[in-house]
Context: one part of a larger RNA
RNA sequence: UGUUACGGUAUCUGACGAGAACGUUCGUAUAGUACGAGAGGAACUACGAAUGGUCACCACUGGUGUAUCGGUUGUCCGAGAGGGCAGCUGCCGAGAAGCUACGUGACACGGGGUAAGAGCUGAACGCAUCUAAGCUCGAAACCCACUUGGAAAAGAGAUACCACCGAGACCACUCGUAGAAGACGAGUUCGAUAGACUCGGGGUGUACGCGUCGAGGCAACGAGACGUUCAGCCCGCGAGCACUAACAGGUCGAG
Repeated sequence: UGUUACGGUAUCUGACGAGAACGUUCGUAUAGUACGAGAGGAACUACGAAUGGUCACCACUGGUGUAUCGGUUGUCCGAGAGGGCAGCUGCCGAGAAGCUACGUGACACGGGGUAAGAGCUGAACGCAUCUAAGCUCGAAACCCACUUGGAAAAGAGAUACCACCGAGACCACUCGUAGAAGACGAGUUCGAUAGACUCGGGGUGUACGCGUCGAGGCAACGAGACGUUCAGCCCGCGAGCACUAACAGGUCGAG
């Protein structure tokens, strides 16, 4: 753009597509059974597990974690506190969120038509014959089933609703279950969309200052310990709350 006389919103149908979404192995029962003189020694079926693969997820476990918290060496600023640099973390110990695997979950049963094959009935050919007419079975393969795309499927679909004056859409703005840009999704005061704040939850591990003690020392001083203190510092998480910002507006749009 089209969908044979108009527009839009939402939900569907499913022509036709994609997938390997499953593969393999072991164990238990069957069973020391069938079979076999014995020695030996199955299967149908049911259940459980392992492994390879596929898809998804982060509650658990682990990794990362240049968010963050703490310890510590050298040096510099500094009275101390607090910091800079040593890699674009100095080193070390932890480490939420997010992302992940080494972690977790799922990945059928069944139905239909058949192949080779096994048959039924049955003539040609008074018999026989699975086949010529007809019929019944029969595979990890095929078609469904399962996951997924899919009204541009030209036979161009369906249903409900809205609007015949503004139904709806877009820009703009606040954002993220989304993201290279577009797109997609949640919102824009009739509001919890983001930030701030409070609370909850979480990380680190007990802050500064002060008080007491403190090996040693003539003293000055003094590493450190304990208390104040489950402290201090921090958070990408959740909830509450309109305090801040979603303002001001604009464009398209069918008869």
Molecule: large-subunit ribosomal RNA, domain VI
Organism: Halobaculum litoreum